[in-house]
A computed fold for an 85-nucleotide RNA from Paenibacillus turpanensis, annotated as c-di-GMP-I riboswitch aptamer. The coordinates come from a structure-prediction model, not an experiment, and the mean pLDDT is 88. NCBI's taxonomy places the organism under Bacteria, Bacilli, Caryophanales, Paenibacillaceae, Paenibacillus. The model forms 95% of the base pairs in the Rfam consensus.
RNA sequence: ACUUGAUCAAGGCAAAAUUGCCGAAAGGCAAUGACGCAAAGCUACAGGGGCUAAUGUAGAAAUACGAUGCCAGCCAGCUGCCGUG
Repeated sequence: ACUUGAUCAAGGCAAAAUUGCCGAAAGGCAAUGACGCAAAGCUACAGGGGCUAAUGUAGAAAUACGAUGCCAGCCAGCUGCCGUG
């Protein structure tokens, strides 16, 4: 440097649910809590994909379109600990 995740050591994160707050919603923040995670670290204007549909547009209505909103614990890009080869 590349590859890789058996073992060792230090550890780390925190799903669902509940409560409170923010938000139109998706979802986010905090507390409790652990389903799990070798990147469950960072990145949403590297890229792909997904969710919601407010203001708005169309419609008699139901509804449809629609991201400037959101998701990285979907794929992914970048970076990293300890080891194997």

The sequence was found by an Rfam model in a public genome assembly.